[in-house]
């Protein structure tokens, strides 16, 4: 260089064809139960959906460009 793929909570990742509140699991906290601790059980908070434009009543989700990861390939 070229193709491809990916970017969502502290962490690994959902999110189906654009649609009313953007989630699980794990960990943080608080609370339970134990002599205490881990396991366990109950709750809370945590997200500018990588940046910027565009298209649409409406964008995490469609297009452009840029960044940064991974792989393939001359």
């Nucleotide at each position: 260089g070229g193709c491809g793929g990916g970017u969502u909570a502290g962490c690994u990742c959902a999110g189906c064809u654009g649609g009313u509140u953007a989630g699980a699991g794990c960990g943080u906290c608080g609370g339970a139960a134990u002599c205490a601790u881990a396991a366990u059980c109950c709750g809370c908070a945590g997200g500018u959906c990588c940046a910027c434009a565009g298209u649409u009543c409406g964008a995490a989700u469609c297009u452009g460009u840029g960044a940064c990861c991974c792989g393939c390939u001359a």
A computed fold for a 74-nucleotide RNA from a Lentisphaeria bacterium, annotated as transfer RNA. The prediction has a mean pLDDT of 81. Rfam family: tRNA. From the family's description: Transfer RNA (tRNA) molecules are approximately 80 nucleotides in length. The family's RNA type in Rfam is transfer RNA.